[in-house]
């Protein structure tokens, strides 16, 4: 110079005029307006995915179901979020990724291929040996024929031998094949041929010793040891988790009409006088913000009943909650960091159908993704341009 990784910020600005919400102060017709001052969408306000504060249900208790997380340690009000480390894996690196606990509890799947994918074998080949078939050499065998005076020679039978092609039995699991994976790899000896059969090494179990809080790292010893994967498959195991949600909730105002079906007892005292009201004791009904028991409350039990389901009728306006916080910003200490302690200093939207728009001008980044609705930690999605910090490659010059 160039191409990377890793983290910050900004995302329009000035001037002028109109025009809007909220505080706060005058004035004023006091219903309501008018001045003035001052403050007024975001790094994601977005998705609705997590986790709380905070408000009803009961004083929120216990079990099962369901859902959720898932290496270690720390942070935090809490998390499925953050920081640091540890295993694997990717990158020359800087650095990045991971549904990271179990496969000796069970259960399920691993198409095709391929001899065989889990109580696992033998397709091609190796190697031995038996028998058949062919073929070659060898053996003058007390052997037979022919030829030959003779040596020999030719055929044939025996006997052994070695080679090819069939096939039967035994050994292999090294060689090739199939596959995403096949009885450890890789080398050497050794065998009939092979094969942890045996040795080095690597892995693998075991039994120890150091280092670290951990997870997990490293060494020494010893054993030829041994035949898989896959739980974002079901499952097991640790460890979380009561439900609902600002249309939670409070307050004040308004109105109100029914009707049907179903609905759980006995005992003893007492008053009273003709069956009525009260008290107790056992049982029993229903409620109790997702399901299912237990337990607790708080209502009822001969019908004026607690409540349950169905059909119908009527109201439904306003105020609050609603913004001072697990706050912001700054300095000091602590801790590798996330963070957290102390100290000091700010207060910086609260619409209620939905407030910050138009207009002109200049400047440049020619203007991206976009608009609060009870706050507040985070995650994940979108994003034109702009500028800054650490770091890591390559290459060139000094």
């Nucleotide at each position: 110079g160039g191409a990377g990784c890793g983290a910050a910020c900004u995302g329009a600005g000035c001037g002028a005029u109109c025009g809007c919400g909220g505080u706060c102060g005058g004035c004023g017709u006091c219903a309501u307006g008018c001045c003035g001052a001052u403050c007024g969408a975001g790094g994601a306000a977005a998705g609705u995915c997590c986790g709380g504060g905070c408000u009803c249900c009961a004083c929120a208790g216990g079990a099962c179901g369901c859902a959720g997380u898932g290496g270690u340690g720390g942070g935090u009000a809490a998390c499925g979020c953050c920081c640091a480390c540890c295993a694997u894996c990717c990158g020359c690196g800087a650095g990045g990724a991971u549904c990271g606990g179990g496969a000796c509890a069970g259960u399920g799947c691993c198409a095709c291929a391929g001899a065989a994918a889990a109580c696992a074998a033998a397709c091609c080949g190796c190697c031995g040996u038996g028998a058949c078939c062919u073929g070659g050499a060898c053996g003058u065998g007390u052997c037979c024929g022919a030829c030959g005076c003779a040596a020999g020679u030719c055929g044939g039978c025996c006997g052994a031998c070695c080679g090819c092609g069939u096939u039967g039995c035994g050994g292999u699991a090294a060689g090739g094949g199939u596959g995403a994976a096949a009885a450890g790899g890789u080398g050497c000896g050794g065998u009939a041929a092979g094969a942890g059969c045996g040795c080095a090494c690597c892995g693998c179990g075991a039994a120890g010793c150091g280092g670290g809080u951990g997870a997990c790292c490293g060494c020494u010893u010893u054993g030829g040891c041994a035949g898989g994967g896959u739980a974002a498959a079901c499952c097991c195991c640790a460890c979380u988790g009561g439900g609902a949600g600002c249309a939670a909730g409070a307050c004040c105002a308004a109105a109100c009409a029914g009707g049907a079906a179903g609905g759980a007892g006995c005992c003893g005292g007492a008053g009273a006088u003709c069956u009525c009201u009260c008290c107790g004791g056992c049982g029993c009904g229903g409620a109790u913000c997702g399901g299912u028991c237990c337990g607790g409350u708080c209502c009822g039990c001969c019908a004026c009943c607690a409540c349950u389901u169905c059909c119908g009728g009527g109201u439904a306006g306003g105020u609050u909650g609603c913004u001072g916080g697990a706050g912001g910003c700054g300095g000091c200490a602590g801790g590798c960091a996330a963070c957290u302690g102390c100290c000091g200093u700010c207060c910086u939207a609260g619409a209620g159908a939905a407030a910050u728009g138009g207009u002109c001008g200049c400047u440049c980044a020619c203007g991206a993704c976009a608009g609060a609705a009870c706050c507040c930690g985070g995650c994940u999605u979108a994003c034109a341009g702009g500028u800054u910090c650490g770091c890591u490659c390559c290459g060139a010059c000094c």

The RNA shown here (Bacterial RNase P class A) has 398 nucleotides and comes from a Planctomycetota bacterium. The source organism's lineage runs through Bacteria, Pseudomonadati and Planctomycetota. The model forms 96% of the base pairs in the Rfam consensus. Its Rfam family is "Bacterial RNase P class A". Its Rfam clan is "RNaseP clan". The family's RNA type in Rfam is ribozyme. Its mean pLDDT, the model's own confidence on a scale to 100, is 77.